The RNA shown here (small-subunit ribosomal RNA) has 1485 nucleotides and comes from Hankyongella ginsenosidimutans. Model confidence (mean pLDDT): 82 of 100. The sequence is in RNAcentral, with records from Rfam. Rfam family: Bacterial small subunit ribosomal RNA. NCBI's taxonomy places the organism under Bacteria, Pseudomonadati, Pseudomonadota, Sphingomonadales, Hankyongella.

């Protein structure tokens, strides 16, 4: 000094907030793969087959233990070496296969041994027999091995002696050595004590699985013996029945364990590579020996697998040492050097040996340093890349000047590591010098999270993606390119911890998101009032041990710095001992009465079981009466009936429920409980305060109750009703309706054990505003058949505080607090599958996982929406006229045909649209012919001054080419072919495109809708989306106004202003007008400008006035006035925004496409076709008509390439002629319906198609293809089915008339005026809008969403006659090596003993025991398996339409039965149902 510390996003929706899960950033690594790779330091390098290995090497060492052999010799010796002996080889080094265990880790603990070393305290006398080398003989292919002899010792062996050890009956008794040497010394024996290292024992900790719950016969335990270094059922014999287990035994699966190590703010998680500590293992199992120590990696036996040798009779062999090698794998190094250091073994030493170690190598494998140059350098250089073409970026980046040498390279010098000798590393490190910018940049990334955006090319393709997504012709998401980031790396995969408070101790939850078991009792556990003393187990303090070293953290120091190394320090949060405190908890004790319960009094209650009684009502049976129906239903019919039903009336039989009271009334734990009566009984309440003295909550397991449905077995049967049966219904109808009907509902007695078993709310205890209802007790007062005040239980409503994601709880909690219990952890797979328990069965309980998705969900919000509510409005019904759909014509469209029938318009809102007018033209289509700077702009060379207009031939179908007549005037000037200008001829930039995208686009427009609505700013409310405001009461044509109101205001909308129409004024009076004067055939003229008009300018109408009504407002309703009355008719005018509506073919216009054509000219053709079919129109059908005749009555336009009078001429269309007129003037121009008269109901005197003939006009030209006129011809048609359209007043209906396009051509369009109606009771209903209010699984917004079977395709999966392996176990059989017992008449040196013999001891045998095998049941996990069974995902398949709205039969739950399928239908249950009436309550004035 050892400190500091804690980030979030993307992704459910149309937004919103909450749950909730998926995904990212972030540090990490023994890592791979991909691309790239300059250099040095430190580190690390089979995570997979503990697969099999070739080959070398890793444990030898002593001659100062001993013999013998062989070499040297200076004869002093000395070297080497097989063999006997010693010590060593239990360490070093490798691995992580078993092991869920006293194996690890932590901290104790007796009943023990320890070779080599330290210290002591003793000893070291006497003898003895052998044997290996060695030689001789043999066997074997080898390995090796057998006999016979010789020989040593620090090999073996006996006896003495016994300080000290052991036993002990306290007398004893018993146990040892070994030499080497010249000295010196190092040995050797007993024997204590350390240390060192090892063994054993115990307390704590130390993985999932109860879909493993029972486990155990040496198994607990004791005696007693054995055996071991040592305690101990370690064993073994006898006795006892005992040991373990829910505080999780036993059985499965996984897995060394720790120091650490990665992550984390930390609590934690996750992992135990490298370095250190224990363990365990050495080809696979079993076994011992030898030893101080081993059941022994580089030893031994035996089994067994492999592998190798072999002369087939035998034999050898164990890299999980070090390099290597196969093989495994995504993947992991050299068959180096050297004992220089450090350390191990032997030796007395020299030294030998040491793949321990130390170095090198090899790999970017990870951390750490360095470098690929610096400084200058703007004409901001070319290049590339974009560009709005002006530039912009790449960029001071480059070049180019000036410098500089880290790395590297090439010379010289040269270490520490060893204070003598000895250096693999190494001529390394490091120093010094030299040339020359020279040797040295990749990699990913740019939609968003998350730093960085552009162009090309792709055109749902190719690809892309961590997650949400990109890609269908303008991709910042693909590829390329530029551009940017980071950097010797940079991506990606894979794995852990973070972010995840998504397992919550720290730090969550359970009314609707996932979750409270149906309900109680109650064991075990967990928790538990007030108070006394005591004790100290937890708790608190202080002191000791111990928490190995490294790491980690701090401060220092060494390497040039960092990594890295290295002192010293704190930390190790932990266990242990000890001392002490005593306040909680606990134990153990002495009281207490407030929790609990006990006594005694009461009065409620569908509490429960059993026995009995009652009417009412439906059925059915007998009679009567009585006659045709009755019943059902939306509407039928199936049924019943004239064998008399239904309907009435008495009688009688059965069985079931118990009307009214009844009531967010009561009672029970909870399912539940309802007519009365009696007997039994259970509970909970009140008051009193006599008893007892924490006796209490809660409760895993565990018992017991537990609707309805269903089961067994007897009985019941009136009524209702699954199944089933017929009628309807419908496309179908396995359903909803209607008519039978059976099991079942009822009972008694056993069984299920489940429901929306719901307050979707576990159970107790306290606390914490109130009002106000009801049900059962008490008390007190009073003015007592009541009425106030109070308290205690219980059951509803509101509603503060608080809580909640919000809705919404709120003393009956979802509030705040304490106890226990159950439950949850994304969706679907699934409450399924396997296995267990229970059940007669149907099933119930418990209860997974492949696999798939990235949401699923819960609550509130705007919308939409709806076969939901309320309330308004529309020619939207309805009341009414009139078409249309039927005929025939005309136009469009579809079709269809065609060389082309150009394209566009498609419900309303396309179809007499675009088209206000296709013979050519137009025109965009098709045939053919021709043409390329182009019909048309601009620019540039050259040329000519023209051009233009006109006659005429020639050749083409024409475009075009070619000749030719005649007219004629470029301009400006610096006089220069100099400028404009026209034109011609050339070249290339570019002209050109009715080619494609209206789903890239501007403009335009169409529709809702001339509907009255859309929205802001501030404030206010709400976590937020969002509300308020605009809702609410009136009122209106209107969000139009009034009033109210946390809203005030305020914008585009509506009303107004604007034109026109209708009244009056004034000003004006020509082209217009005529009432007066004159005057014409005539307003013709003169005169007027009174009035008609005409056009400018004002007036005029506002619910002003009056009455009523209304809240005394707005405003309605009646009156007066007034041309005109409630906006006074009509028109212009179209909010916010819907509909990827229409339009690239009007214009514009981006991107793409054509460029001798997809541009451009031209003939001719086609847009005019026609079995059909649709939409709009005109004509009719007749008589309110037709044809004749009459000649009265409008207005709005048009005109000079032009109306055209008038006159002539033709039956007409029309010709001719041309007055007047650029128009109130002159013209088109005739209005027509109307009056008369005649037909007299016929296919006609209707109607006019269609065809003939002949004509007229327009035009260069009417064949294909114009209009029109005469004459003839006369076709459907005789009022139209289903269905449908316009119209509310001068409106429909009817009549003409004009204009616009145009040469010509209209039934279409646009516009004008004459005639001029019915009818509206009303808002139930249909459409269609508004505005509240309500459900909603919709938001591409009901043309929505959305079940479920079948068909096919892939994919996990279960069942499955079997099969195959593995793992275990039980009973038997076999029974190697071994040690243990026995036996040992075969062999046998040391000892005894004169001898025979003896003691001992070895070979054989024999026995439990025992690995491996074998045989037989089991249990158990895996692999596969015909067929089967559900479940997932799939592109637009099929059938339907279950759910969401009252989803069109509310919907779900349990249960039972049926059905192709969702489903349906019976009984019981929720409400998590719309919507309408009732009741009750509560609140507010």
């Nucleotide at each position: 000094a050892a400190c500091u510390u804690g980030a979030g996003a993307g992704u459910u929706u149309g937004a919103u907030c909450c749950u909730g899960g998926c995904u990212c950033a972030g540090a990490a690594c023994g890592a791979a793969c991909g691309c790239u790779g300059g250099c040095g330091g430190c580190a690390u390098g089979c995570c997979u087959a503990a697969c099999a290995c070739a080959u070398g090497c890793a444990a030898g060492u002593c001659g100062a233990a001993c013999g013998a052999g062989a070499c040297c010799u200076u004869c002093g010796g000395g070297u080497c070496u097989a063999g006997u002996g010693g010590c060593g080889c239990a360490c070093g080094g490798g691995u992580g296969c078993g092991u869920a265990a006293c194996g690890c880790g932590u901290g104790g603990g007796a009943a023990u041994u320890u070779g080599c070393c330290u210290c002591g305290g003793g000893g070291u006398a006497c003898g003895g027999a052998a044997u290996a080398a060695c030689u001789c003989a043999g066997g074997g292919a080898a390995a090796c091995u057998u006999g016979a002899g010789c020989u040593a010792a620090u090999a073996c062996c006996g006896u003495a002696u016994g300080a000290u050890g052991u036993c002990u009956u306290c007398g004893g008794a018993c146990c040892a050595a070994a030499g080497a040497u010249u000295u010196a010394u190092c040995g050797c024996c007993c024997u204590g004590a350390g240390a060192u290292a090892a063994g054993c024992c115990c307390g704590c900790g130390u993985a999932g699985g109860a879909u493993u719950a029972g486990c155990u016969a040496g198994u607990u335990g004791g005696u007693g013996a054995g055996g071991u270094a040592a305690a101990g059922g370690c064993u073994c014999a006898c006795c006892a029945a005992g040991g373990c287990g829910a505080c999780g035994a036993u059985c499965c699966u996984u897995a060394g364990c720790u120091g650490g190590u990665c992550u984390g703010a930390g609590a934690g998680g996750a992992u135990g590579a490298u370095c250190a500590g224990c363990c365990a293992c050495a080809c696979u199992g079993g076994g011992a020996c030898u030893g101080a120590g081993a059941c022994a990696c580089g030893g031994c036996c035996c089994a067994g697998a492999c592998u190798c040798c072999u002369a087939c009779g035998g034999g050898a062999g164990g890299c999980a040492g070090c390099a290597g090698u196969g093989g495994g794998g995504a993947a992991u190094a050299u068959u180096g050097g050297a004992c220089a250091a450090u350390g191990g073994g032997c030796g007395a030493a020299a030294g030998c040996c040491u793949g321990a170690u130390c170095c090198a190598g090899c790999a970017a494998u990870g951390c750490c340093g360095c470098g690929u140059g610096a400084g200058u350098g703007a004409u901001g250089a070319a290049g590339g890349c974009c560009u709005u073409c002006g530039g912009g970026u790449u960029g001071u980046a480059a070049a180019g000047c000036u410098c500089u040498u880290u790395u590297g390279c090439c010379c010289g010098g040269g270490a520490c590591g060893a204070u003598a000798a000895u250096g693999a590393c190494g001529g390394u490190a490091c120093c010094g010098g030299g040339a020359g910018a020279a040797u040295a940049a990749g990699c990913c990334c740019c939609g968003g999270c998350u730093a960085a955006c552009u162009c090309c090319g792709u055109g749902c393709c190719a690809g892309c993606a961590g997650c949400c997504g990109c890609g269908g012709u303008a991709a910042u998401a693909c590829g390329g390119a530029g551009g940017g980031g980071c950097u010797a790396g940079c991506g990606u995969u894979g794995u852990u911890c973070g972010g995840a408070a998504u397992c919550a101790c720290u730090g969550g939850g359970c009314g609707u998101a996932a979750a409270g078991c149906g309900u109680a009792c109650g064991u075990a556990g967990g928790c538990g009032g007030c108070u006394u003393g005591c004790c100290a187990a937890g708790u608190c303090a202080g002191g000791g041990g111990u928490g190995a070293a490294a790491g980690c953290c701090u401060g220092g120091g060494g390497c040039u710095u960092a990594a890295c190394c290295u002192c010293a320090g704190a930390a190790c949060u932990g266990c242990c001992c000890u001392u002490g405190a005593a306040a909680c908890u606990g134990g153990c004790u002495c009281g207490c009465u407030u929790g609990a319960a006990c006594a005694c009094a009461g009065g409620a209650g569908a509490g429960g079981u059993g026995a009995g009684u009652g009417g009412a009502a439906u059925u059915c049976c007998g009679a009567g009466u009585g006659u045709a129906g009755a019943g059902g239903u939306g509407a039928a019919a199936u049924u019943c009936g004239u064998a008399g039903a239904u309907a009435u009336u008495c009688g009688g039989a059965g069985g079931a429920a118990c009307a009214c009271c009844a009531g967010u009334g009561g009672c029970g734990a909870a399912g539940g409980c309802g007519a009365c009566u009696c007997a039994c009984u259970g509970g909970a309440c009140u008051g009193u305060a006599g008893u007892u003295g924490a006796c209490g909550c809660u409760g895993a397991g565990g018992u017991a109750c537990g609707a309805a449905a269903g089961c067994g077995u007897g009985g019941g049967g009136a009524g209702c009703a699954a199944a089933c049966a017929g009628g309807a219904u419908u496309a179908g109808a396995u359903a909803c309706c209607c008519u039978g009907g059976u099991a079942g509902u009822c009972c008694a007695c056993g069984c299920c054990g489940u429901a929306a078993a719901c307050g979707a709310u576990g159970g107790a205890u306290g606390c914490u505003a109130g009002c106000u209802g009801u049900c059962g007790g008490g008390g007190c007062u009073c003015u007592u058949u009541g009425a106030g005040c109070u308290u205690c239980g219980g059951u509803g409503g509101c509603g503060c505080a608080g809580c909640u994601a919000a809705c919404g709880c709120a003393u009956u909690a979802a509030g705040c607090a304490u106890c226990c219990c159950g439950c949850c952890u994304g969706g679907g797979a699934a409450g399924u599958a396997c296995g267990g328990c229970c059940g007669c069965a149907a099933g119930g309980u418990u209860a997974a996982a492949a696999c798939u998705c990235a949401a699923a969900g819960g609550a509130a919000u705007u919308g939409a929406c709806g076969g939901g509510g309320g309330c308004c409005u529309g020619c939207a019904c309805a009341a009414g006229c009139g078409g249309u759909g039927g005929a025939g014509c005309a136009u469009g469209u579809g079709g269809u045909u065609u060389a082309a029938u150009u394209c566009g318009a498609a419900g309303c809102a396309a179809c007499g649209c675009g088209c206000a007018g296709a013979a050519c033209c137009u025109u965009a289509c098709c045939a053919g012919c021709c043409u390329u700077u182009g019909a048309c702009a601009u620019c540039c060379c050259g040329g000519u001054c023209g051009c233009g207009g006109u006659u005429a031939c020639c050749a083409g179908a024409g475009a075009u080419g070619g000749u030719u007549u005649c007219c004629u005037u470029c301009a400006g000037u610096u006089c220069g072919g100099c400028u404009g200008g026209a034109c011609c001829g050339g070249a290339g930039a570019c002209a050109g495109g009715u080619g494609c995208u209206g789903c890239a686009u501007g403009g335009c427009u169409g529709u809702c809708g001339u509907c009255a609505g859309c929205u802001c700013g501030u404030g206010u409310c709400g976590u937020g989306a969002g509300a308020u405001g605009u809702u609410g009461g009136g009122u209106u044509a209107a969000g139009u106004c009034c009033c109210g109101c946390a809203a005030c205001g305020a914008g585009c909308g509506c009303a107004a202003c604007c034109c026109u129409c209708g009244c009056c004024u004034u000003u004006a009076g020509u082209u217009g007008c005529g009432a007066c004067c004159a005057u014409u055939u005539a307003g013709u003229u003169g005169a007027g400008c009174a009035c008609u008009c005409u056009a400018a300018a004002g007036g005029a109408a506002c619910c002003g006035c009056c009455g009523g009504u209304g809240a005394u407002a707005a405003g309605c309703c009646g009156g007066a006035g007034g041309a005109a009355g409630g906006u006074g008719g009509g028109g212009a005018u179209g909010a916010c925004g819907u509909c990827a509506a229409g339009u690239c073919c009007u214009c514009a216009u981006g991107g793409c496409c054509c460029u001798u054509a997809c541009g451009g000219g031209c003939u001719g053709g086609g847009c005019u076709a026609c079995a059909c079919a649709c939409g709009u129109g005109c004509u009719a059908c007749a008589a309110u008509g037709g044809c004749g005749g009459u000649g009265a009555c409008a207005a709005u336009g048009g005109g000079c390439u032009g109306c055209a009078a008038u006159c002539c001429c033709g039956c007409g269309a029309g010709g001719g002629u041309g007055a007047g007129c650029u128009a109130a003037u002159c013209u088109c121009a005739a209005a027509a319906a109307g009056c008369c008269g005649u037909c007299u109901c016929a296919g006609u005197u209707c109607a006019g198609a269609u065809u003939g003939c002949a004509c007229u006009c327009u035009g260069c030209a009417a064949c294909u293809c114009g209009a029109g006129u005469g004459c003839a011809u006369g076709a459907a048609g005789g009022u139209g089915g289903a269905a449908u359209c316009g119209c509310u007043a001068g409106u429909a209906a009817u009549c003409g008339u004009g204009g616009a396009u145009c040469a010509g051509c209209a039934u279409g369009c646009c516009a004008c005026g004459g005639u001029g109606a019915a009818u509206a009771c009303g808002u139930u209903c249909c459409c269609a809008g508004g505005c509240c209010u309500u459900g909603u699984a919709c938001a591409c917004a009901c043309c929505g969403c959305c079940c479920g079977u079948c068909a096919c395709a892939c994919c996990a999966u279960g069942g499955g006659a079997g099969u195959u392996g593995g793992a275990u176990u039980c009973a038997c059989c076999c029974g190697a090596a071994g040690g243990c017992a026995g036996u040992g008449c075969g062999c046998u040196a040391a000892c005894c003993g004169c001898a025979a013999g003896g003691a001992g001891g070895c070979a054989g045998c024999u026995g439990a025991c025992c690995a491996c095998g074998g045989u037989g049941g089991g249990u158990u996990c895996a692999g596969u398996g015909a067929c089967u069974g559900g479940g997932g995902u799939g592109a637009a398949g099929u059938c339907g339409u279950a759910a969401c709205a009252a989803g069109g039969u509310a919907g779900c739950c349990g249960u039972a039965g049926g059905g192709g399928a969702a489903c349906c239908u019976g009984c019981g249950g929720c409400u998590g149902g719309a919507u309408c009436a009732c009741c009750u309550c509560c609140u507010u004035u």